[in-house]
RNA sequence: GGCCGAAUCCGCACGUGCGGAGCGGGGGAACCAUCGUUCGGGGUGAAUCUCGCGAAAGCGAGUAGGUCAGCCUUCUCAGACCGAACCCGUCAGCUAACCUCGCAGGCCGUGAGAGGGA
Numbered sequence: 001g002g003c004c005g006a007a008u009c010c011g012c013a014c015g016u017g018c019g020g021a022g023c024g025g026g027g028g029a030a031c032c033a034u035c036g037u038u039c040g041g042g043g044u045g046a047a048u049c050u051c052g053c054g055a056a057a058g059c060g061a062g063u064a065g066g067u068c069a070g071c072c073u074u075c076u077c078a079g080a081c082c083g084a085a086c087c088c089g090u091c092a093g094c095u096a097a098c099c100u101c102g103c104a105g106g107c108c109g110u111g112a113g114a115g116g117g118a
Stems, first nucleotide, its partner, number of pairs: 001108004008021005022103006032093001040091001041088004049062005065082004071117008
C1' cells in the first nucleotide's frame, strides 16, 4: 500500500469494560408454501455433488459454486488458485412488529479488451 472475509469507525472509561454509527447473521405472525417428524433435523460459509481406489482412516480425478490492488464499478477473454471448516442439540419454512448475536482470523501482487462513474 493491498487481498480473502460482515468483521470497520467514533465516543466515554482505563476497572481488559460500556455506548453509538455502520456492516453482517439467527430467531420470530398473518397470508402463502410444505407433508415433514431417527435413515433425525437445522445454521454460518463459494465450499455442493459424481466417480474410482481402500476393511477403515483416508487418497485421487472431476464438478455446482467462489476469489484474484494499480481511483471505484459492470461485462468479456485468457491464466492462476479455492472448492474447507465449524456450530445448534431433538428444535426452527417464509415472515411485519419484536427479540437476539458477531465485528474474527489468515495472507502479500494477473494480464488484456469494451463501457459507466468519480
A computed fold for a 118-nucleotide RNA from a soil metagenome, annotated as c-di-AMP riboswitch aptamer (ydaO/yuaA leader). Of the family's consensus pairs, 96% are formed in the model. The coordinates come from a structure-prediction model, not an experiment, and the mean pLDDT is 86.